[in-house]
């Protein structure tokens, strides 16, 4: 040079095939209870222009194309 797969919270992920209600979920963090203190438990609270642009469309995290970053295979 081809080709295939992938990028959603701080981390790990569901949703995408088949567009449609406010994008959820585990751990995390914060702040109370509790406890001589801590740890667990429990209770409130804390999160995402879904990589970034541009198109389709009444709507796009989902579909098109383009970039960028990754992985992986041929050469």
């Nucleotide at each position: 040079g081809g080709g295939c797969c992938c990028g959603u919270a701080g981390c790990u992920u569901a949703g995408u095939c088949u567009g449609g209600u406010u994008g959820g979920a585990g751990c995390g963090c914060u702040g109370c209870u509790c406890u001589u203190a801590u740890a667990a438990a429990g209770c409130a609270g804390u999160g995402g222009u879904c990589u970034g642009g541009g198109g389709u469309u009444c709507a796009a995290a989902u579909c098109c194309c383009c970039a960028c970053g990754g992985g992986c295979c041929c050469a």
Predicted 3D model of a 75-nucleotide RNA (transfer RNA) from a Candidatus Woesearchaeota archaeon. Model confidence (mean pLDDT): 82 of 100. It matches the Rfam family "tRNA". It is annotated as a transfer RNA. Rfam describes the family as follows. Transfer RNA (tRNA) molecules are approximately 80 nucleotides in length. The organism belongs to Candidatus Woesearchaeota, within Archaea.